This is a predicted structure of a 73-nucleotide RNA (transfer RNA) from a Candidatus Omnitrophota bacterium.
It was read from a public genome assembly.
Rfam family: tRNA. About the family: Transfer RNA (tRNA) molecules are approximately 80 nucleotides in length.
[in-house]
């Protein structure tokens, strides 16, 4: 220098190939317990790596770019 894969909640990851974002865990509150642990109920938390484009509408399609892993040279 060229190719491939990955980037979504604090962390680990889903998201049907366009209709607007979820799970587990963690965190907060309440209940049960003398307390802890644990269980149950509720709640907060996301510019979907960044910038642009296409579209009525983009995490998803197109272009550029950043980071990590990997292959070739």
């Nucleotide at each position: 220098g060229g190719g491939g894969c990955a980037g979504u909640a604090g962390c680990u990851c889903a998201g049907c190939u366009g209709g607007a974002a979820g799970a587990g865990u963690a965190c907060c509150u309440g209940a049960a317990u003398g307390g802890c642990a644990u269980u149950c109920a509720g709640g907060g938390g996301g510019u979907c790596g960044a910038g642009g484009g296409u579209u009525c509408g983009a995490a998803c399609c197109c272009c550029u770019u950043c980071u990590g892993c990997u292959c070739c040279a």